RNA sequence: CGAGUUGGCGAGGCAAUCGCGUCGCCCACCGCGUCCUUGCGGACACGGUGGGUGCCGAGGAAAGUCCGAACUCCACAGAGCGGGAUGCUGGCUAACGGCCAGUGGGGGCGACCCCAAGGAAAGUGCCACAGAAACAUACCGCUCGCCGUCAGGUGACUGGCGGCGAGUAAGGGUGAAAUGGUGAGGUAAGAGCUCACCGGCAGCCGGGUGACCGGCUGGCCGCGGUAAACCCCAUCCGGAGCAAGGCCAGACAGGAGCAGUGGCGACGCCGGCACGCUGGCGCCGCCCACGGGUGGCUCGCCCGUCCACCUCCGGGUUGGCCGCACGAGACGACGGGCAACCGCCGUCCCAGAGAGAUGAUUGCCGCCCAGUGCGCCGCGAGGCGAGCCGGGCACAGAAUUCGGCUUAUCGCCAACUCGGACC
Repeated sequence: CGAGUUGGCGAGGCAAUCGCGUCGCCCACCGCGUCCUUGCGGACACGGUGGGUGCCGAGGAAAGUCCGAACUCCACAGAGCGGGAUGCUGGCUAACGGCCAGUGGGGGCGACCCCAAGGAAAGUGCCACAGAAACAUACCGCUCGCCGUCAGGUGACUGGCGGCGAGUAAGGGUGAAAUGGUGAGGUAAGAGCUCACCGGCAGCCGGGUGACCGGCUGGCCGCGGUAAACCCCAUCCGGAGCAAGGCCAGACAGGAGCAGUGGCGACGCCGGCACGCUGGCGCCGCCCACGGGUGGCUCGCCCGUCCACCUCCGGGUUGGCCGCACGAGACGACGGGCAACCGCCGUCCCAGAGAGAUGAUUGCCGCCCAGUGCGCCGCGAGGCGAGCCGGGCACAGAAUUCGGCUUAUCGCCAACUCGGACC
């Protein structure tokens, strides 16, 4: 100097002119109500309009709506099944599928980055094609024995080709994957057959909170792979959502339908009467059955069965207010912790709109990029500064709020890694 990796910071500044919005204060007018006054008139409260003044007034992502919650209602709300989510260990947090640290694995020369990271010995599936063979295995090959044939040889025998039998999985081929891998010895030829190193597995010992790591011993090495296949295991999970939900004013128009002439007990009235009982009606309590509600199903629970908690048809209200910002809040110091973060003390209040507010113009400055000379520093590679001139200043707007993740984007700073040049 260039390329890269990781982390942090900012989101242009100042001034002038004009213009916005909430809230507080002051003034004026209007409306309405109450009180005082003989009356004029005055005071107070509320609402509206206008003017003045003061404080404050979009983001790091406000975006996506992917997670988690706060809050509200169902609702007094439990259990099981089903369904869904997460998935190494230890921490942080209100919680999370997030963050921090670590372990194991993968990528990169490296700084660093990534992981859907429990279980295949509970079970069921799948591993196409190719290949001899994919839970099972011999196509080519190699070795030995026998037979036949040809050639060589004095002979024993040797070699080629073919057939049969036995042994073999080292070599070759196929494939994503083929009897743990490499090498040596050994063997008729071979093979963990034996040995060395490495990998896995098992046992023991040591370290660590743990995931795991290290050491020793063992030839145990086909009980392959695959679970972002079904599944098993562990942990967690009601639903809907601020268009949640509540209050005020005002207006209208209700109609139809569905499931018990069930049982028991008490009370009241009326009737019969053999004074023992019995019939009808009303009302209350309990039980059964039925209907509805509770994300799916079942139980439970609640509401109803002289009618709504349900269904269908129809009508009215599309007004105003609350919810609506003091928060799991922001900033700073100190302490604890590797860190995420926590504790304690202090300071501060930093939008609340309602078709939805913060904008426009001008000037100067600032930052970045390109060009062009000049000056200075340096041995050098190179660097710094000023001037002139041209261009640029991104992504993008709250709407209940907060913690995350993901995506878009301009510029600056720091550290680290790799490469090059100079001395």
Predicted 3D model of a 423-nucleotide RNA (Bacterial RNase P class A) from a Ktedonobacterales bacterium. Its Rfam family is "Bacterial RNase P class A". It is annotated as a ribozyme. Its mean pLDDT, the model's own confidence on a scale to 100, is 77.